Background:
Model confidence (mean pLDDT): 82 of 100. Predicted 3D model of a 72-nucleotide RNA (transfer RNA) from Ictidomys tridecemlineatus. Taxonomically the source falls in Ictidomys (Eukaryota, Tetrapoda, Glires, Marmotini). Rfam family: tRNA. Rfam links the family to the GO term triplet codon-amino acid adaptor activity. The RNAcentral record of the sequence draws on Rfam.
RNA sequence: UGGGGUAUAGCUCAGUGAUAGAGCACUUGCCUGGCAUGCAAAAAACCUUGGGUUCAAUCCCCAACACCACAA
Numbered sequence: 001u002g003g004g005g006u007a008u009a010g011c012u013c014a015g016u017g018a019u020a021g022a023g024c025a026c027u028u029g030c031c032u033g034g035c036a037u038g039c040a041a042a043a044a045a046c047c048u049u050g051g052g053u054u055c056a057a058u059c060c061c062c063a064a065c066a067c068c069a070c071a072a
Stems, first nucleotide, its partner, number of pairs: 001071002004068003010024004027041004048064005
């Protein structure tokens, strides 16, 4: 310099054009003599930013920022 990929909960990841789920973690309760495990419940992300298309965008299009590896 070039063409790509990734971005969603505290972490790891799903997801689909019709206002987002799971596991782990955290919190509460139960269980136990106590801890761990286990069971139940709750909380937690308006989806990187800005624009466009659309009745409607996390999803499609464009640009930008960050990161990743690749080519030279």